Notes: A computed fold for a 311-nucleotide part of an RNA from Campylaephora kondoi, annotated as large-subunit ribosomal RNA, domain IV. It matches the Rfam family "Bacterial large subunit ribosomal RNA". Gene Ontology terms of the family: ribosome and structural constituent of ribosome. A source record names the gene rnl. The organism belongs to Campylaephora, within Eukaryota.
Context: one part of a larger RNA
RNA sequence: AUCAUAAUUAAGGAACUAGGCAAAUUAUUUCUGUAAGUUCGCAAAAAAGAAAUCCAAGUUUUGGACUAAGAAUAGGAAGCAACGACUGUUUAACAAAAACACAAGACUCUGCAAAUUUUUUAAAAUGUAUAGGGUUUGAAGCCUGCCCAGUGCUUAAACACAAAACUAUUAAAUUUUUUGAUUUAAUUAUAAGAUUAAGUAAACGGCGGUUCUAACUAUAAGAAUCCUUAGGUAGCGAAAUUCCUUGACGGGUAAAUUCCGUCCUGCAUGAAUGGCUUAACGAUUGCUUUACUGUCUCGAUUAUGAAUUCA
Numbered sequence: 001a002u003c004a005u006a007a008u009u010a011a012g013g014a015a016c017u018a019g020g021c022a023a024a025u026u027a028u029u030u031c032u033g034u035a036a037g038u039u040c041g042c043a044a045a046a047a048a049g050a051a052a053u054c055c056a057a058g059u060u061u062u063g064g065a066c067u068a069a070g071a072a073u074a075g076g077a078a079g080c081a082a083c084g085a086c087u088g089u090u091u092a093a094c095a096a097a098a099a100c101a102c103a104a105g106a107c108u109c110u111g112c113a114a115a116u117u118u119u120u121u122a123a124a125a126u127g128u129a130u131a132g133g134g135u136u137u138g139a140a141g142c143c144u145g146c147c148c149a150g151u152g153c154u155u156a157a158a159c160a161c162a163a164a165a166c167u168a169u170u171a172a173a174u175u176u177u178u179u180g181a182u183u184u185a186a187u188u189a190u191a192a193g194a195u196u197a198a199g200u201a202a203a204c205g206g207c208g209g210u211u212c213u214a215a216c217u218a219u220a221a222g223a224a225u226c227c228u229u230a231g232g233u234a235g236c237g238a239a240a241u242u243c244c245u246u247g248a249c250g251g252g253u254a255a256a257u258u259c260c261g262u263c264c265u266g267c268a269u270g271a272a273u274g275g276c277u278u279a280a281c282g283a284u285u286g287c288u289u290u291a292c293u294g295u296c297u298c299g300a301u302u303a304u305g306a307a308u309u310c311a
Stems, first nucleotide, its partner, number of pairs: 002306008011297002015295001020292001028052005037042001039139001053065005066070001076290007083282002088100002104137007116123002141276003145207003150204002152200006161193001168187008208226005235269001236266001247263005
């Protein structure tokens, strides 16, 4: 001189870094006190502030004593957004999440010898539509627009096909003691499918273009035209979606491609493939403030162990 685990550190205090990662701060009990927001339950241990040992009397107070220090244990806090309502579950051994589940909503199948599942035994169920199965969205609040042309599903209709098979009848032949049996021929009855029509989007899905127009300019309420089954409604919007893009404006900073608010020119938002908002919650994600610190300026010292060197 190196590494590991611990301890301390002047002045500064995130200048470190992808990022406060790691560490530090805080921590217990009692008393005081407590904002926005809100589903009135919460938020909340919010925040913020004070006290804490021992002795004597005595009663719930008074007086007194000592120290550098009255144990260990024991949340740092606040704000703005995104996503998911929540508690819960998950990739045993790189992912704990915004994924799954959830209560709740909706569609659809099923009348019980139920649908559905199953090789079988059986399950569904010692249940009976307030039940059971499948699919989908995912608390609550406000809502959930238009399109059935295509694909699918449901219902209905009619005709040619689909009837080899199979049902029934008739006739003939063969055979048998008889009832019958067999063969051949003809006639008759029957399905899904395919076809057509109607319905159906919380079924799969889809939801335009061009041109012109107002007495400054700009813009286009409006008009014309083409196409379509129908042309995207409410809401939200540079978004976990925005290429151009570090869009423009405002806020915050001395200075910000991040962050927050607004705008709308949505490359390529949009309504249970759910849309928008949302208190509470989160080892979730982004940004900011405060406290705190060896993360850093910039290193240093100590203890123990390892390694190394010498014996």